[in-house]
Molecule: SAM riboswitch aptamer (S box leader)
Organism: Solirubrobacteraceae bacterium
């Protein structure tokens, strides 16, 4: 990077560096100098994989691998996007 499957109205923020953008994209509507993105530290949420119990359905844990922590994926549209797992 292309493919398949599952999920996306729940949940969870402080500090440091930084210094004007950010919410994928369209049209909206928002967030931002009372400090955006990004990076780092600490904390947290969740439970896809892992692990444990079970024939299964299902249940449990949260050490490990990811993910996530404004707004329903913010709303909207599409042959859209995101995350996980699998296989290439």
């Nucleotide at each position: 990077g292309a493919c398949a499957c599952a999920u996306c109205c729940a949940g969870a923020g402080g500090g440091g560096u930084g210094g004007a953008g950010g919410g994928a994209c369209u049209g909206g509507c928002c967030c931002g100098a009372c400090g955006a993105a990004a990076c780092c530290c600490c904390g947290g949420c969740a439970a896809c994989c892992u692990c444990c119990c079970g024939c299964a359905a299902g249940g449990g844990c949260a050490c490990g691998g990811u993910g996530c922590c404004a707004a329903u994926u913010c709303c909207u549209g599409a042959a859209a996007g995101a995350u996980g797992u699998g296989a290439c």